[in-house]
C1' cells in the first nucleotide's frame, strides 16, 4: 500500500420567528362554602427510533377459570452457564467451509414400531450374477494309448467393470479353481473397562468382537423438557337521558267544601251487586345494574451513566449520580439565516427482553493474509 | 389487539414429495374446411409455480424469512 474479517459508536449541526402536545409556576375571568374545575394569558422546562416496523418468540401487568394429575394439541431439542423468561445470549464439544483472522450447522433417537426411495440398474433392504473371473466338486459330449486337455451344463465368486443420491468397511500380504474378514497386520467401526472433563465429549490407554449396526424423523413416531385462557377495546372508578329491574307509599275523574272530608262514576280476579284483599295501571320517593360520556390504568423502569469488585464471558454485586414523550381523530410542524462531507431507512400509542427485516454515509478498535521498503 | 386464507401460462383453475421442465377449460398462433367470417376438425406455442433460503438423492408441495392481496372477530341487550 492492497485485500479481508470481527466488535462497537453515530444517524446533519447552530440560531431566529410563528405554531402544536404534555408538565411546573404566576396573573385575570367564570363557577363553587371550600377543595378545586374550566377558559384565557405570561414565564420556565421537555417533546420519536436504532430499528418506534414485522408481530416471530419470551416476560411483566390485568381480568377470567382452576386449585393433585392425565390425555389431546402445539412448541423446543449437543453440553454447561446467564437471565424474570425465552426459540435469546455467553463459553465449551462435535461436524463442515476458508491459506488465515474467522464464519456456518433444527446437532436427541433409525440395534421400539410403521412408512418412503421416481428413473436407471442383474440387484434397493438383512439384496444381487448383466459383463467379467473360475472350472476345484458333480455331470454330459469330444480329442488322446495314457497322464491329461477342450467345449458345455449344474454351479462357484461381491476382487474388477457398469447403474444409481445410495450397492452391506479401506489398504496390503497370505490364501484360493477363482474369490471372499476366509486368515493376518495397520487404519476405521462397535461393546465393555480405564483415564481426563461438572457435562457434551476426548484419549498416543487396555480387553473383546471379523464387522453384526446403510439413508430419510423440517415422514408418522419414540424419548426428555416447556405451555391454563384472554388481552390496555385488559381492568378499575364516577356516572346523564330513555327504556327496563327491585322496594315503599299512594290511588283515577267529576261535583260540593276554606279545610278535614262527603257524594257520584270507573279495569281484572265472580253470572249480577256491595265491602275487604290482591293484581294491574298511573303518580311520588328511594335502591341496584348499566349505555353514552368522563376519570384512571399511563409511564420511575427486570431504567440510563460513571467508578470499583467477582467472572474467560454472557452477566452479577456495591457505591455515587441522572429523570428522559404520554396523546386519545391522536402533538414534534412551517418559514428563514449560516455551515458541512448535502443527510438513508423510517414516526411512539400499556411496558420491557430478544429475534427478524429495512437502512445513504461517517467514525473508532482488535485481528488475518498478500506485496513493497528498511 | 387477536385469528385466518390466497399467490401456478393472458384469464380461470387442478396438482399437496419422484409419475410433473406441471393436467384441464377459455383465449392465442398455424393448417384444413368456406366465396368470406363464424362454427367444426387437426397441429402447436405459451409457466424461473410471488421472492430468497433450509431439509432431502429429489421441493409447486416440507421448514424459515420476506412481499403483495383479501377476509373474519371484539362492546351492550
Nucleotide at each position: 500500500g492492497g485485500a479481508g474479517u470481527u466488535g462497537g459508536c453515530u444517524g446533519g449541526g447552530u440560531g431566529a420567528u410563528c405554531g402544536c402536545c404534555g408538565c411546573g409556576u404566576g396573573g385575570c375571568g367564570u363557577c363553587g362554602c371550600a377543595a378545586g374545575a374550566c377558559g384565557u394569558u405570561g414565564c420556565g422546562g421537555g417533546g420519536a427510533g436504532g430499528a418506534a416496523a414485522g408481530u416471530c418468540c419470551g416476560g411483566g401487568c390485568u381480568c377470567c377459570a382452576g386449585u393433585g394429575g392425565a390425555c389431546a394439541a402445539g412448541g423446543u431439542g449437543c453440553c454447561a452457564g446467564g437471565u424474570a423468561a425465552c426459540g435469546c445470549c455467553u463459553g465449551g464439544g462435535g461436524g463442515g467451509c476458508g491459506c488465515g483472522a474467522g464464519c456456518c450447522c433444527a446437532c436427541g433417537g433409525a440395534a421400539a414400531g410403521u412408512g418412503c426411495a421416481a428413473c436407471a440398474g442383474a440387484g434397493a433392504g438383512c439384496a444381487g450374477a448383466c459383463c467379467g473371473c473360475c472350472g476345484a466338486a458333480g455331470u454330459g459330449c469330444c480329442c488322446g494309448c495314457g497322464a491329461g486337455g477342450g467345449c458345455g451344463c449344474u454351479g462357484g465368486u461381491a476382487a474388477g467393470g457398469g447403474u444409481g443420491a445410495a450397492a452391506g468397511g479401506g489398504u496390503g500380504c497370505g490364501g484360493u479353481a477363482a474369490g471372499a474378514g476366509c486368515g493376518c497386520a495397520c487404519c476405521g467401526c462397535g461393546u465393555c473397562g480405564g483415564u481426563g472433563g461438572c457435562a457434551a465429549c476426548a484419549c498416543u490407554c487396555g480387553a473383546c468382537g471379523g464387522c453384526a449396526c446403510g439413508g430419510c424423523a423440517a415422514a408418522c413416531c419414540c424419548c426428555a423438557c416447556c405451555u391454563g385462557g384472554a388481552g390496555c377495546a385488559a381492568g378499575a372508578c364516577c356516572a346523564a337521558a330513555u327504556a327496563g329491574g327491585g322496594a315503599a307509599g299512594u290511588c283515577g275523574c267529576g261535583u260540593c267544601g276554606c279545610a278535614a272530608g262527603a257524594c257520584g262514576c270507573a279495569g281484572c280476579g265472580u253470572g249480577g251487586g256491595u265491602c275487604c284483599c290482591g293484581c294491574g295501571u298511573g303518580c311520588u320517593u328511594c335502591c341496584g345494574g348499566g349505555u353514552a360520556g368522563g376519570u384512571u390504568g399511563c409511564u420511575u423502569g427486570a431504567g440510563g451513566g460513571c467508578u470499583g469488585c467477582g467472572g474467560c464471558g454472557a452477566c452479577g454485586c456495591a457505591g455515587c449520580u441522572c429523570c428522559u414523550a404520554g396523546a386519545g381523530g391522536a402533538a414534534u410542524g412551517a418559514u428563514u439565516a449560516c455551515c458541512c462531507u448535502c443527510g438513508a431507512c423510517a414516526g411512539a400509542a400499556c411496558c420491557c427482553g430478544g429475534c427478524u427485516u429495512a437502512c445513504a454515509g461517517g467514525c473508532c478498535a482488535g485481528c488475518u493474509c498478500c506485496c513493497c521498503a528498511c | 389487539g387477536g385469528g385466518c386464507c390466497a399467490u401456478u401460462a393472458g384469464c380461470a383453475a387442478a396438482g399437496c414429495g419422484a409419475c410433473c421442465c406441471a393436467a384441464u377449460g377459455c383465449g392465442c398462433u398455424c393448417c384444413c374446411c368456406u366465396g368470406u367470417c363464424g362454427a367444426g376438425g387437426g397441429a402447436g406455442a405459451g409457466a424461473u409455480c410471488g421472492u430468497c433460503c433450509u431439509u432431502u438423492u429429489g421441493a409447486a408441495u416440507c421448514c424459515g424469512a420476506c412481499a403483495u392481496g383479501g377476509c373474519c372477530c371484539g362492546c351492550c341487550a

This is a predicted complex of two RNAs, RNase P RNA and transfer RNA, with 451 nucleotides together. Its mean pLDDT, the model's own confidence on a scale to 100, is 79. Rfam match: Bacterial RNase P class A.